[in-house]
RNA sequence: CCGCGAAAAGGGCAAACCCGCUGAAAAGUGGGGGCGCAAAGCCACCGAUCUAAGGGACGAAUCCUAUGAUAGCGGGGUUACCGAC
Numbered sequence: 001c002c003g004c005g006a007a008a009a010g011g012g013c014a015a016a017c018c019c020g021c022u023g024a025a026a027a028g029u030g031g032g033g034g035c036g037c038a039a040a041g042c043c044a045c046c047g048a049u050c051u052a053a054g055g056g057a058c059g060a061a062u063c064c065u066a067u068g069a070u071a072g073c074g075g076g077g078u079u080a081c082c083g084a085c
Stems, first nucleotide, its partner, number of pairs: 003085001004083002012037002017032006035072001041078003045075003048070003054065004
């Protein structure tokens, strides 16, 4: 340095749910909370999934559509603490 994640130390993050705020929504964010996580740090590049404001189809119902979202869905990229093997 690469792989790996035993024991340990310092610790770190924070699911559901509740409250406030933002958003058309998905969702995000602050506080509480703690299911879990060794990258549950960061990046929408590939696949997947969610939403459909705007746009499109339609007489309507409704349907299609990401330029929105998920990195805690998988892959990939990238950076990093500790250390047996």

c-di-GMP-I riboswitch aptamer from a Chromatiales bacterium, 85 nucleotides, folded computationally. Its mean pLDDT, the model's own confidence on a scale to 100, is 91. It was read from a public genome assembly, where an Rfam model found it. The organism belongs to Chromatiales, within Bacteria.